This is a predicted structure of a 72-nucleotide RNA (transfer RNA) from a bacterium. The coordinates come from a structure-prediction model, not an experiment, and the mean pLDDT is 80.
RNA sequence: GGGCGUAUAGCUCAGUGGGAGAGCUCCUGCCUUACAAGCAGGCUGUCGCAGGUUCAAUCCCUGCUGCGCCCA
Repeated sequence: GGGCGUAUAGCUCAGUGGGAGAGCUCCUGCCUUACAAGCAGGCUGUCGCAGGUUCAAUCCCUGCUGCGCCCA
């Protein structure tokens, strides 16, 4: 330099053109002598960035950036 893949919550990830989610973590309460476990409830998101298409984009298209793999 070229090709492919990937980017969504603090972490690991799912997701679909129209309501943004799960597990774990964290916080509060219950339970316990106490801790852990368990039970109940709760908080956290520019869906990488900039454009385009569309009535409507996290999702489709283009470019850029970061990361990973392969080729040279």
Rfam family: tRNA. Rfam links the family to the GO term triplet codon-amino acid adaptor activity.